[in-house]
């Protein structure tokens, strides 16, 4: 450096000119409003509305039925279908080359031996990915083909124990489900030995998998080791059983005020602050501004909930980790049909051409998905270019 | 802001997990003098799109797109 993986970052920078929403100040104006400052103004997914919470109202003694979700263990968490670690199980670049396959050569052709090949197959890094409880609770289903799909069952076929016929070559009935052939995705575990007329877990023996039971290890999922038990098809993203959760409805929720005039604006009126003080007294300004009066406007009602939070950032501790705790430290959209744009310049990335003293100029070109509306925790889906770190393998390249 | 459907041939709809259909269309032929009508035959399908499950998906799940109908 070839190859195979994993995970963060960022989401252009800065000036100008024009426009936009709140929000404060000034000014103009009788008033709707205008004009000028200032500050402040979208995201990783603001998106899907898939999950789960928070909040707020209805509803609730308590159980159960019905629907629903979810499912390996432990943990984290407000929760969770999320996320973290850890079990099993497949998956992988590549490695092997025992058996099986295929191809090739030799030979003493019967087949055997050799050599390739890496298709089956075995291992298998760094990662990846599992709707990963139960098919030994039940029940359903398994199209065509096939004899036969889980309760049995011979098409071709095998047997020759027993019965019958017989041209003595069999043949029928009868046994067998083993071996050979078919068939399918899937044939009722596999190999051998006994056994038997022949056969069969029908006996043993191993070997694969399951259940029970017992020892160690493990907090558990599990892992490893024994003993029994002939228990053996797949399908639970079919029905259904077992375990755990789940009351309803969403800010247009819900709370105030209002035609007995709200909130807003305008104007009388009233006062309001700072010293000292127990009441209360003193001084100095006249700014803002409740209650009240009075006009204006005023149904497209107005205010509120409402944006300071399970917050964001750095630092230290505790945990493998996901978090969790201290301490500093900062406020960061809150509109009410719905506001962030366009244009130019200048730097920075990147592409592509053209020139090149190989240092690098110059010209063009491009920046994506998309847009808060109560919040907040994931996930899922979209997303052009960039940028950074980190892991692994191999008789491999330098 | 939220709820529910639905997506198969041109068009309108069926369709128990096992070869994807109907009616109307379209083309061709028959009858007719001719056309309608009628018979008779054709023709047309990524079962919105990608994944899973399963021996096997239009169907079961699962995440997109799209379009439609309610509520306040």
């Nucleotide at each position: 450096c070839c190859g195979g993986g994993a995970g963060g970052g960022a989401a252009c920078g800065c000036g100008g000119u024009c426009g936009c929403g709140c929000g404060c100040c000034g000014u103009c104006g009788u008033g709707a409003g205008g004009c000028g400052g200032c500050g402040u103004g979208a995201g990783g997914a603001a998106a899907g509305u898939c999950c789960g919470g928070g909040c707020a109202c209805c509803g609730c003694a308590g159980g159960g039925c019905a629907g629903g979700a979810u499912g390996c263990c432990a943990g984290c968490u407000a929760a969770c279908g999320g996320c973290u670690g850890g079990g099993c199980g497949g998956c992988g670049a590549g490695c092997a080359g025992a058996c099986g396959g295929c191809g090739g050569a030799a030979c003493g052709c019967g087949g055997u031996u050799c050599c390739g090949c890496g298709c089956g197959u075995g291992c298998g890094a760094a990662g990846c990915c599992g709707a990963c409880g139960g098919a030994c609770a039940g029940u359903g289903c398994c199209a065509c083909a096939g004899a036969g799909a889980c309760g049995a069952g011979u098409c071709a076929g095998c047997c020759g124990a027993c019965g019958c016929c017989u041209u003595c070559g069999g043949g029928c009935g009868g046994g067998c489900g083993a071996a050979u052939g078919g068939u399918g995705a899937a044939a009722c575990g596999g190999u051998g030995c006994g056994g038997u007329a022949a056969g069969a877990g029908c006996g043993c023996a191993c070997c694969a998998g399951u259940c029970u039971c017992c020892c160690g290890g493990g907090a558990g999922a599990c892992c490893g080791g024994g003993a029994g038990a002939g228990c053996u098809g797949g399908u639970c993203a079919a029905c259904c059983c077992c375990a755990u959760c789940c009351g309803g409805u969403g800010c247009a929720a819900g709370g105030c005020c209002c035609g007995a005039c709200a909130g807003u604006g305008g104007g009388g009126g009233a006062g309001g602050g700072g010293c000292g003080g127990c009441c209360c007294g003193c001084c100095c300004c006249g700014a803002c501004g409740a209650u009240c009066c009075c006009c204006a406007g005023g149904a497209u009602g107005g205010c509120u909930g409402c944006u300071c939070g399970a917050g964001g950032c750095g630092u230290c501790c505790g945990g493998c980790g996901a978090c969790g705790g201290a301490c500093g430290u900062c406020c960061c959209a809150g509109a009410g049909a719905g506001a962030u744009g366009a244009c130019c310049g200048u730097g920075a990335c990147g592409g592509a051409a053209g020139c090149u003293c190989c240092g690098g100029c110059u010209u063009c070109c491009g920046g994506a998905c998309a847009g808060a509306a109560c919040c907040c925790g994931g996930c899922u889906u979209a997303u052009g270019a960039c940028c950074c770190u980190c892991c692994c393998c191999g008789c491999g390249c330098c | 802001u939220c709820g529910g459907c639905a997506g198969u041939a041109g068009c309108u709809c069926a369709g128990c997990g096992g070869u994807a259909g109907a009616g109307c269309g379209u083309c061709c032929g028959a009858c007719u003098g001719u056309u309608a009508a009628u018979c008779g035959g054709a023709u047309g399908g990524u079962c919105g799109u990608a994944g899973g499950u399963u021996c096997g998906a239009u169907c079961c799940c699962u995440a997109c797109c799209u379009g439609c109908c309610g509520a306040g």
Predicted 3D model of RNase P RNA and transfer RNA as a complex of 470 nucleotides. Rfam match: Bacterial RNase P class A. It is annotated as a ribozyme.